[in-house]
């Protein structure tokens, strides 16, 4: 920086620290009743590998496992929307569904 899977499920306690955080931007929220963030233990989960199962023995599947290893995650669906198509309700403003895409995380790969 490319590819590629996934992303409406789940899973907190102490401690440090002291100000803004939730990528961006408009909502909307969270925070001096201490958030974010860092450290420790603690869980969720099942991307990878390990192990098992099947089929073959190149390797190929799995809905098995979750004791071991490698990430990851533990406010709000990625909090919601953004860009385009379709549907519905509304007199209008505007509201809701859905489908695609951007963009963003994460895990594999290069």
């Nucleotide at each position: 920086u490319c590819u590629u899977a996934u992303c409406c499920a789940g899973a907190g306690u102490g401690g440090g620290g002291g100000a803004g955080g939730g990528a961006c931007a408009g909502g909307c929220c969270c925070g001096a009743c201490g958030a974010u963030c860092c450290c420790a233990c603690g869980g969720c989960a099942a991307c990878c590998g390990a192990u098992c199962c099947c089929g073959g023995u190149a390797c190929g599947g799995g809905a098995a496992c979750c004791c071991c290893g490698g990430u990851g995650c533990c406010a709000a669906c990625u909090c919601c929307u953004g860009c385009g198509g379709g549907g519905c309700u509304c007199a209008u403003c505007a509201g809701c569904c859905u489908c695609g895409g951007c963009a963003g995380a994460u895990g594999a790969g290069a």
Notes
Predicted 3D model of a 110-nucleotide RNA (SAM riboswitch aptamer (S box leader)) from a soil metagenome. The sequence is in RNAcentral, with records from MGnify. The coordinates come from a structure-prediction model, not an experiment, and the mean pLDDT is 83. The model forms 94% of the base pairs in the Rfam consensus. It matches the Rfam family "SAM riboswitch aptamer (S box leader)". Rfam links the family to the GO term regulation of gene expression.